[in-house]
Large-subunit ribosomal RNA, domain IV from Candidatus Sneabacter namystus, 327 nucleotides, folded computationally.
Context: one part of a larger RNA
Order: sequence, then C1' cells, then structure tokens
RNA sequence: CAACACUGAAGGAACUCGGCAAAUUGCAUCUGUAACUUCGGGAUAAAGAUGACCUUGCCUGGGCAACCAGGUUAAGGUGACACAAACUAGGGGGUAGCGACUGUUUAUUAAAAACACAGGGCUCUGCUAAGUCAAUAGACGAUGUAUAGGGUCUGACGCCUGCCCGGUGCUGGAAGAUUAAAAGGAGGAGUGCAAGCUUCGAAUUGAAGUCCCAGUAAACGGCGGCCGUAACUAUGACGGUCCUAAGGUAGCGAAAUUCCUUGUCGGGUAAGUUCCGACCCGCAUGAAUGGCGUAACGACUUCCCCGCUGUCUCCAGUGUUGACUCA
Repeated sequence: CAACACUGAAGGAACUCGGCAAAUUGCAUCUGUAACUUCGGGAUAAAGAUGACCUUGCCUGGGCAACCAGGUUAAGGUGACACAAACUAGGGGGUAGCGACUGUUUAUUAAAAACACAGGGCUCUGCUAAGUCAAUAGACGAUGUAUAGGGUCUGACGCCUGCCCGGUGCUGGAAGAUUAAAAGGAGGAGUGCAAGCUUCGAAUUGAAGUCCCAGUAAACGGCGGCCGUAACUAUGACGGUCCUAAGGUAGCGAAAUUCCUUGUCGGGUAAGUUCCGACCCGCAUGAAUGGCGUAACGACUUCCCCGCUGUCUCCAGUGUUGACUCA
C1' cells in the first nucleotide's frame, strides 16, 4: 500500500450522475393506525409500551395443613451484563411518471416502461371447415363444430373512442370498355395439269383481371392556409377568400412528446437547468398505431422529508491475508 472484516470525537449527505456502499430497522405480546379505495385493501401503515433466569416479600384463588396455581419488580442475586435476538432478523413516510396485477425475457454487459396476460374489437371458417406441415398419400386443427377454431390489433377496471372512403387494401356489383388461349375463316401466298397438300390471315365470338359503380377506418392511413374585424390598447366571439377526401372533436398539454427553453407564474431551498401545481404560440399531443383517469402491485424511473450512518468535512486505529526485506 491492497483485499476482506471491525471501531471511531464533533458534524450528519456537506459525498456523488445518483445516499452507490455502509449504517439504521428487524422478534413476540399489548396499544394504536391517515389519505385514498375497485370496500377486498392500504396495514407489520405510521407511532408507542413491555420483555431472561433464581430467591425472598406482597396480592388473588384453592387447601385443615404442608403446600399448589396465577399475578406483581418491591428487595437481593446470577448470566452471554444498554438482555426479543451469538445465529437469525422489514428502515419508514410523501409526490409524480410508466406498466393494471402474479408472471416472461436478451444462458455469457440490458429484467425494463419491453413480452405475456384476463378483458375488448375486427376478420376468416358450415365441416372433406378455414389455417398449417407435406411431391403424393396423409397428419395437425379435433375424436373439436360458430358459446368452436384460425388470423390480426388493443391490453384489468372506470369515463370514452370524434371527422375523412380522394389514395392503397379488402368486400360486393354487373351494363359498358379492354383482354389470353381457343373458336371462326372474308381474303391471300407457295406448289401442282388438276384434285389436293402446305401456309399467312381480316371481321366476329371469347373468362377472371383491370377500367368502371358502390360499401368499408377497433383496414393501411389522413385530420389546412391567407386577410380583415369590438368606442384606450390588446385580443378576436364575427366576416371574407383559397384549397381539401376531410380539415384534430372530447381529453391531455414545455409532457418518456417543447426546438427556441433554465418558457412564464406559484410551491418547496438561504440558494432548485431536476421535482410538484398551473398557464397554453402543441417547432412536431390526441382518441384500440387507443385518449384521459385509476385503488392495489413494482430488485422499474424522478423528486422531497424523517431516521441512520466514515459517502463526506478528514482521516485514524485494530484484526486476518497478501505485498516488501531477510533466511
């Protein structure tokens, strides 16, 4: 000096990206327990009190009595000596985000807000089902039968889920247009004396598809601009105009989304680019690519408070094992 343990005056997060690490807490009994809530929870909430053994005394009950059972810490004593605990053994509380939850995952840098999930929707499938594997046969689906099975999106629950079918997709339609093989064979060519053989070939007929006509957004997706206007100013309920398939509704909003930005105001601090509550000029929110809430839950993420501490001010010491020197 290092690793691993242990102790520490005063202070107590001043450390640091961040209380990382360590410390605190820890058991039983008896009290007591908030907001919120899906009334189950939250909850071991929080907070508080007590605690081993022996002898004596005292109290209560039983017994004729000896004594027995229970209570009591009043006195003394013992031990591992601030005694629930050698080992073992929750620190607690509050705010916010995300995900409802238990669960699953990158064997070997990621455990999560990712995946799954119950629940919800759309869609396909009438059974020799759709779908999947397979050259065929066949198998699964299923010894199931639409309260079933497949695909896809969303993701408990509560309140909800607006407008657009022009494009792409899907479904339906059949009048017309287009259209392959095929049918058809006007007419022509070669050859031949001819019959014929060979060959090119117009009109016309001709399916699905496409064009076309409708429907469909919990299908893929999309959801405007400019100018003017109220008796201070500012703002613009209102008007005009251009464009569009339609111009973003409810809700939320500097947000896991906000560039400008440490936006502005309020709260917390002596001091706060984070945090919480508001505002709304949303660079570039928004409704199952789900929107907004939400009790409970979380080795998730953010911020604050109490307790606690060698994280720190600022380092010191002890033990063990190394390192180093000598043998």